[in-house]
RNA sequence: AGAAGAGUAAGAUUAUGCGCGUUAAGUGCCUGUGGGACGGGGAGUUGUCCAUGGGACGAAAAGCAAAGAAGGCUUGCGGCGCAUAUUCUGCAUCCCGCUUCA
Repeated sequence: AGAAGAGUAAGAUUAUGCGCGUUAAGUGCCUGUGGGACGGGGAGUUGUCCAUGGGACGAAAAGCAAAGAAGGCUUGCGGCGCAUAUUCUGCAUCCCGCUUCA
């Protein structure tokens, strides 16, 4: 030189808790802009995540107390958010390194 292998960030599922919305924001879809992260090191996408502008579509409320009104409470509902735990997946790719074999 060669062959094999390990490890991350992160993502998803489920559960719990705390919240938000139910006067429809959010989620999901299309699109513009800006930014981030992507095994130990370097590079890094048409992939991914976040923020934000635009567009199309679009929803589940019920009860209780009170009552002058605002508002409150409970149970639901939302491909809702965050945190923790759980399980699963896990370099786009390229170069180098690490471990093992020889």